Description:
A computed fold for a 75-nucleotide RNA from a marine sediment metagenome, annotated as transfer RNA. Model confidence (mean pLDDT): 82 of 100. It matches the Rfam family "tRNA". Its family is annotated with triplet codon-amino acid adaptor activity in the Gene Ontology. By type it is a transfer RNA. The RNAcentral record of the sequence draws on MGnify.
């Protein structure tokens, strides 16, 4: 330098163009003599960033940044 995959909640991750879900963690409540466990509810996301396409983009296109992997060049 080229190619591929990936970037979604604090963490791990689903989501094949039509209002972004789950598990764990967090908060509150129930249960219990108390705690844990269990049960319920709530909160938490500018979907890495900038443009474009589209009536509509997490999803498609281009670019940037970052992570992982592969290939190549050089004295």
């Nucleotide at each position: 330098g080229c190619c591929u995959u990936c970037g979604u909640a604090g963490c791990u991750u689903a989501g094949c163009g039509g209002u972004g879900g789950a598990g764990c963690a967090g908060u509150c409540g129930g249960c219990u003599g108390u705690u844990a466990a269990c049960c319920g509810a709530c909160a938490g996301g500018u979907c890495a960033c900038c443009a474009g396409u589209u009536c509509g983009a997490u999803c498609c296109u281009g670019g940037u940044c970052g992570a992982a992997g592969g290939c190549g060049c050089c004295a």